[in-house]
RNA sequence: UACUCUGCUGCGGGAGAGCGUGCCGGCCAGUAUCCGGCACCGCCGAAGGCGCAACACGCCAGGAAACGCUCAGGCAAAAGGACUGUGGCAGAUGU
Repeated sequence: UACUCUGCUGCGGGAGAGCGUGCCGGCCAGUAUCCGGCACCGCCGAAGGCGCAACACGCCAGGAAACGCUCAGGCAAAAGGACUGUGGCAGAUGU
RNA backbone atom coordinates (compact mmCIF):
# COMPACT_ATOMS: atom_id res chain seq x y z
C1' U A 1 0.00 0.00 0.00
C1' A A 2 -3.72 -3.59 -1.57
C1' C A 3 -7.20 -7.43 -0.21
C1' U A 4 -10.55 -9.41 3.85
C1' C A 5 -13.52 -8.13 8.18
C1' U A 6 -15.92 -4.51 11.66
C1' G A 7 -17.85 0.35 12.91
C1' C A 8 -19.36 5.44 11.46
C1' U A 9 -20.98 8.49 7.56
C1' G A 10 -22.67 11.07 2.32
C1' C A 11 -25.68 9.74 -1.94
C1' G A 12 -29.14 5.98 -3.96
C1' G A 13 -32.46 1.34 -3.95
C1' G A 14 -35.78 -0.72 -0.24
C1' A A 15 -41.51 -4.65 1.31
C1' G A 16 -46.00 -5.60 3.99
C1' A A 17 -50.74 -4.20 6.16
C1' G A 18 -57.94 -0.06 6.96
C1' C A 19 -56.66 7.32 3.84
C1' G A 20 -61.38 1.91 9.23
C1' U A 21 -65.25 3.54 13.05
C1' G A 22 -66.70 6.84 17.14
C1' C A 23 -65.67 11.10 20.21
C1' C A 24 -62.85 15.54 21.26
C1' G A 25 -59.83 19.51 19.54
C1' G A 26 -57.30 22.78 15.68
C1' C A 27 -57.93 25.59 11.02
C1' C A 28 -62.72 28.39 9.55
C1' A A 29 -67.84 33.63 9.90
C1' G A 30 -69.75 28.60 9.28
C1' U A 31 -70.02 23.66 7.00
C1' A A 32 -67.01 20.41 4.38
C1' U A 33 -62.00 18.95 3.53
C1' C A 34 -57.45 18.45 6.00
C1' C A 35 -54.43 17.85 10.59
C1' G A 36 -53.82 16.18 15.74
C1' G A 37 -55.30 13.39 20.28
C1' C A 38 -58.07 9.41 22.78
C1' A A 39 -60.83 4.85 22.52
C1' C A 40 -62.39 0.44 19.77
C1' C A 41 -62.21 -3.32 16.02
C1' G A 42 -59.28 -5.45 11.99
C1' C A 43 -54.38 -6.27 9.96
C1' C A 44 -48.45 -6.07 8.99
C1' G A 45 -43.19 -7.42 10.17
C1' A A 46 -37.76 -5.50 7.50
C1' A A 47 -36.25 -0.19 13.48
C1' G A 48 -35.76 -2.13 18.33
C1' G A 49 -37.14 -6.25 21.76
C1' C A 50 -38.24 -11.39 23.14
C1' G A 51 -38.13 -16.98 21.97
C1' C A 52 -36.12 -21.46 20.14
C1' A A 53 -32.96 -26.17 16.71
C1' A A 54 -28.58 -28.54 15.71
C1' C A 55 -24.33 -28.11 18.53
C1' A A 56 -22.13 -28.00 23.31
C1' C A 57 -22.15 -29.08 28.62
C1' G A 58 -21.21 -33.05 34.88
C1' C A 59 -24.85 -29.05 36.33
C1' C A 60 -26.30 -23.95 35.89
C1' A A 61 -25.54 -21.48 31.80
C1' G A 62 -24.26 -20.89 26.34
C1' G A 63 -26.40 -21.15 21.41
C1' A A 64 -28.93 -18.29 14.61
C1' A A 65 -31.97 -16.10 11.34
C1' A A 66 -34.90 -13.03 6.50
C1' C A 67 -38.05 -18.64 11.43
C1' G A 68 -41.70 -17.64 15.38
C1' C A 69 -44.16 -13.80 19.01
C1' U A 70 -46.14 -8.99 18.17
C1' C A 71 -44.25 -5.66 23.90
C1' A A 72 -42.75 -1.59 20.96
C1' G A 73 -43.29 0.17 15.98
C1' G A 74 -46.25 0.45 11.53
C1' C A 75 -51.13 0.12 8.00
C1' A A 76 -52.71 7.29 1.82
C1' A A 77 -48.46 10.74 1.30
C1' A A 78 -44.30 12.22 4.28
C1' A A 79 -41.13 10.16 7.93
C1' G A 80 -39.08 5.55 9.41
C1' G A 81 -37.22 0.93 7.47
C1' A A 82 -33.85 -4.98 8.11
C1' C A 83 -30.93 -5.47 4.06
C1' U A 84 -28.20 -3.53 -0.06
C1' G A 85 -25.06 -0.61 -4.30
C1' U A 86 -21.40 3.07 -4.35
C1' G A 87 -17.95 6.87 -2.19
C1' G A 88 -15.28 8.67 2.23
C1' C A 89 -13.21 8.10 7.30
C1' A A 90 -11.48 5.06 11.37
C1' G A 91 -10.04 0.42 13.46
C1' A A 92 -8.65 -5.07 13.89
C1' U A 93 -6.58 -9.98 12.69
C1' G A 94 -4.38 -12.14 8.84
C1' U A 95 -2.52 -12.59 3.57

The prediction has a mean pLDDT of 81. Glycine riboswitch aptamer from an uncultured Gammaproteobacteria bacterium, 95 nucleotides, folded computationally. It was read from a public genome assembly, where an Rfam model found it.